[in-house]
Order: sequence, then structure tokens, then C1' cells
RNA sequence: ACUUGUCAAAGGCAAACCAUGGGAAACGAUGGGACGCAAAGCCAUGGCCUAAGGCAUUGGAUCGCAGAGAUCACAUGCUAUGGUCGUCAGGUUACCGGG
Repeated sequence: ACUUGUCAAAGGCAAACCAUGGGAAACGAUGGGACGCAAAGCCAUGGCCUAAGGCAUUGGAUCGCAGAGAUCACAUGCUAUGGUCGUCAGGUUACCGGG
């Protein structure tokens, strides 16, 4: 340097769930807790999740003499600027043992 993780040692991480905060949600933080993990270290590029805000559309209400138009709430669709590396792909670095 390459390769490998069946057996060792030292250690590491921590799913579900619970509690308390954060967030519109997805999800995340801290503490407890261990299902598992040899990259369950790191990076959101693909994929995936969410849709507050924005945009579009239909009907409704209000304003308006009327028309044009405006505003409001609901519904549906699209959208990441929000997430996810413990589904997966990709990138990158590394401990110990074996060859």
C1' cells in the first nucleotide's frame, strides 16, 4: 500500500419506547434506554419524506349599483429555501485483528 472482518483486546455508536424542550410538518435536541451497527464516522449529490411560505385551479363568503377587480377562509395540485447518511446509491476519512 492492497485486501479482509469467522474467532481476540481496548474502546465507540445507540433503534423502538419514555420524559422535557424546538418545529407548520417531515424531523431534530437533551436525559434515560438498547434493537442493532466494522464505518450506525463525516458530506444532502441522486433517491426518499415533509409543504410553512409561494404559485396555480374550482366552488364559497365579503366589499363593489353593476362589470372589472380586490380581500378572506377552506379544498386540490405543484414547489425546498425544510429534513433524512440507522432504507439505498454516490463521495470522503479512520481504530484494532487476519492475510
Molecule: c-di-GMP-I riboswitch aptamer
Organism: Paenibacillus cremeus